[in-house]
RNA sequence: CUCUUAUCGAGAGUUGGCUGAGGGAAUUGGCCCUGUGAAGCCCGGCAACCGGCCCUGUUUACCAUUUUGGUAACAGGGACACGGUGCUACAUCCAACAGACAUUUUUUGUCUGAGAGAUAAGAG
Numbered sequence: 001c002u003c004u005u006a007u008c009g010a011g012a013g014u015u016g017g018c019u020g021a022g023g024g025a026a027u028u029g030g031c032c033c034u035g036u037g038a039a040g041c042c043c044g045g046c047a048a049c050c051g052g053c054c055c056u057g058u059u060u061a062c063c064a065u066u067u068u069g070g071u072a073a074c075a076g077g078g079a080c081a082c083g084g085u086g087c088u089a090c091a092u093c094c095a096a097c098a099g100a101c102a103u104u105u106u107u108u109g110u111c112u113g114a115g116a117g118a119u120a121a122g123a124g
Stems, first nucleotide, its partner, number of pairs: 001124008013043001016042003022033003027096004044088003048085004053078005059073006092116001097113006
C1' cells in the first nucleotide's frame, strides 16, 4: 500500500501541564469549535478489537483411567484495565448517489441501502 471481516447515534478533563493558530478526512454546499487557547505532545480518563484471566460446551483429537478427569483446538459468555493498538465537542457534525414511504404540485421530512472514511484483526 492492497484485499477480507466486524463495528461506527453510547462512553471518556468546562478548573491538568507544555505549546501558540488553526481545526472538524477528501470535493462541493452548510453549520460549528477556537488566545475564555486550535492542531500536536505528556498526564488523566473511556472501553471497540486482539492478547492475557475466569466460566461454559449436543464439537473434535490426544493422554490417563474407579466414578471420570486433564490437555489442545474451536465456539459462546463474563470480569478486569494487565499488555498491544485505538479513542477522549457537535451521529462518521449534516447533506450530496440510489430506493421506499409520507406530504399541498413545487417542496420538505423520515427510513433503508450504496459509496467514501475511521478503528481493530487476519492475509498478501